[in-house]
Context: one part of a larger RNA
RNA sequence: GAGUAACGAUAAUGCGGGUGAAAAACCCGCACGCCGUAAACCCAAGGUUUCCUGCGCAACGUUAAUCGGCGCAGGGUGAGUCGGCUCCUAAGGCGAGACCGAAAGGUGUAGUCGAUGGAAAGCAGGUUAAUAUUCCUGCACCUCGGACUGCUGCGAUGGGGGGACGGAGAAGGCUAGGCUUACCGGGUGUUGGAUGUCCCGGGGAAAGCAAGUAGGCGGGGUUCUUAGGCAAAUCCGGGAACCUUACGCCGAGAUGUGAGACCACCGGCCUUUGUGCCGGGAAGUAGCUGAUGCCACGCUUCCAGGAAAAGCCCCUAAGCUUCAGGUAGUCCAGGCCGUACCGUAAUCCGACACUGGUGGGUGGGGAGAAAAUCCUAAGGCGCUU
Repeated sequence: GAGUAACGAUAAUGCGGGUGAAAAACCCGCACGCCGUAAACCCAAGGUUUCCUGCGCAACGUUAAUCGGCGCAGGGUGAGUCGGCUCCUAAGGCGAGACCGAAAGGUGUAGUCGAUGGAAAGCAGGUUAAUAUUCCUGCACCUCGGACUGCUGCGAUGGGGGGACGGAGAAGGCUAGGCUUACCGGGUGUUGGAUGUCCCGGGGAAAGCAAGUAGGCGGGGUUCUUAGGCAAAUCCGGGAACCUUACGCCGAGAUGUGAGACCACCGGCCUUUGUGCCGGGAAGUAGCUGAUGCCACGCUUCCAGGAAAAGCCCCUAAGCUUCAGGUAGUCCAGGCCGUACCGUAAUCCGACACUGGUGGGUGGGGAGAAAAUCCUAAGGCGCUU
C1' cells in the first nucleotide's frame, strides 16, 4: 500500500418469546421467501464415529456465537429369511505336472480363485435420545443338519434334461398411482349474503394360505427296437407300431382369508408443555382414469444370430441291499461378517465447511405430448458476516 480488496452463487428476511456476561446468526413461535425428476426420499461406492446425549468455546467456523460435522466425556449398530461367506461360474488372475528361457522368469493343461450375473426362505404394525424386514406383537415361510414314526430300490466328481438369455415393434389383460365420491367426524364466523348443490379433514391395509382366471406355450401316452451320448442306463437322441385330440406346463390380477391391527378426532395427565405420556376411537364404499410397472422378452419380425457353471429333475456305474439310502409327516436346529451416520454432499473425489465431479431406484397435484416449462403437496431449506 491499507484498516483498502475480499468475507465463495442476488432463494430473503422480519417480529415476539427463551437462554445467556453478551444474541442479526442458537432454541421456540408467528409471518414471508426458495426447491419440489429436487435443494425430497431409499440404496450402492467412498468416508470411518462424522450418529445420540451431557458439559464446554482457547483453536477450527472467512464475522459474533450461548451454536456446530469443533474440544472433553458417556452412550449407540441385535438377523435361519436383507447383503456377503460356508454354493456356482464370466472376463480376467494364479497355476501341480508340462513346454520355453543364461538367470530372473514367460506361456499354459488339470485344477483353483474371481460378481458387475445364476442359486432356498418375511411381511404388517409397534417401539429408542440414537437400531430395526434384525428388538417386541401378530401372522408366515425355507433348508434337510439331528431325532422319531410310516412306506420303500437306492446310489456320482459320470450321462442327459433344465437353468438359458439378442435388437426392434405392436396389441391385449391387469396393477401401482391419481381424481371424484357414498359414508364418517367437525364447523357454520367480527363486512353484503350464506343450514346449503355450503366449508374443512378422513375415506387406507402386507407377506402368506386357498382355488387356478385374462392369457401364453407344447400335441400327449404306451409298447418294441437301436452302430449315438468315451463304461452302463429303464434317461436323452435315432427308428417303428398302436391309442388319444384334450392332456400337460407356465401364468399376472381379482376374490376369500390373514384382520381383535391402523386411523381423523376426542378425553385425561403433567415437576418436565414435549417430535411428550396414557386411554377411547367413526366411516373405511363406489365410479372414472391409468403407467415407462406386472403377465413377459410372452407374441410378431429382423440379422449382426445374441454367457457359463452350480443349485434342481431324470438315468444308471462301482457298490449296498433286516444296514445305509430314498420318500412323507412331526419335533428340534439354523454358524461367521456387515448393519450407527453422510451419501448430487459442509461427512465421498477436488489442499478449503470449494458455484466443479459422482452409479441405481421412487419421484404426487394443476396446465401440458412430456421426466420440458411455470406454480404447488409431502418433505427440505433461506446458501455463516
Molecule: large-subunit ribosomal RNA, domain III
Organism: Gammaproteobacteria bacterium